The RNA shown here (glmS glucosamine-6-phosphate activated ribozyme aptamer) has 177 nucleotides and comes from Natronobacillus azotifigens. Its mean pLDDT, the model's own confidence on a scale to 100, is 77. Its Rfam family is "glmS glucosamine-6-phosphate activated ribozyme aptamer". Its family is annotated with regulation of gene expression and catalytic activity in the Gene Ontology. By type it is a riboswitch. It was read from a public genome assembly, where an Rfam model found it.

[in-house]
RNA sequence: UGUUGAACAAAAGCGCCUGAACUAUUUUUUUGUUCGGAAAUAUAAAAAAUAGUUGACGAGGAGGAGGAGUAUCGAGGAUUUCGGCGGAUACCUCCCGGUUGCAUACCUCCAACCGACACGUUGUUAUUCGAAAAUAAAGAGGCGACUCUUUACACAAGAAUAAGAACAUGGGGAUAA
Numbered sequence: 001u002g003u004u005g006a007a008c009a010a011a012a013g014c015g016c017c018u019g020a021a022c023u024a025u026u027u028u029u030u031u032g033u034u035c036g037g038a039a040a041u042a043u044a045a046a047a048a049a050u051a052g053u054u055g056a057c058g059a060g061g062a063g064g065a066g067g068a069g070u071a072u073c074g075a076g077g078a079u080u081u082c083g084g085c086g087g088a089u090a091c092c093u094c095c096c097g098g099u100u101g102c103a104u105a106c107c108u109c110c111a112a113c114c115g116a117c118a119c120g121u122u123g124u125u126a127u128u129c130g131a132a133a134a135u136a137a138a139g140a141g142g143c144g145a146c147u148c149u150u151u152a153c154a155c156a157a158g159a160a161u162a163a164g165a166a167c168a169u170g171g172g173g174a175u176a177a
Base pairs, nucleotide, nucleotide: 014086015085016084017083019082020054021053022052023051024050025049026048027047028046029045030044031042032041033040034039057074058073059072063095064094065093066092067091096115097114098113099112100111101110104174106173107172108171109170120167121166122165124163125162126161127160128159129158135152136151137150138149139148140147141146
C1' cells in the first nucleotide's frame, strides 16, 4: 500500500465525485527579444500528465406493508445551490387507528380530512414563537485554488393559541339517562 473479516461511531439540502470549472508541479507547442540559425531569455496562450479544491443556506418531516421514484417550505450579489450516482420521514394503493357527519354515552356502511400532538373543510383578525448561509470583524491551516473556528448583527416560508364567519352536516340499527 492492497485484499478480506470483525467491532465502534455517523444522515437526510444528507453522503459521494468520473462531467465541468479552478489551483499547483512537470513537459511540449506557439508568440516576442537578441543580425540569422541553434541557443538563451521574458511574458502570454494552448495542450497533456500527476496531485488537489469546489460541488445545497437553513426550517420541516416516520402508524404498518407494498409501490413508484425529477419528494415539501422558504433564504440568496441566484455565477457550479450546474451536472451525475446513491439515499431520504414527502407521494400513491391497501390495512390498522382517529376526528366530523346538529336527540346520542353506542354499533355499522358511506363520504371528507388526518396519524397516537391523529383538532371536519375553507377564509379572516389578533397575539406569541420563528433559521442559517449571507454581511462585518477577529483568528487558524494550506505554495495555491480553498477550508475551518469565534464574535456581532439581521431578515423567511411557516407553527401555536384565541376569537369569529361561511360550508359540510348522508343511510341503517340499537335505546342507557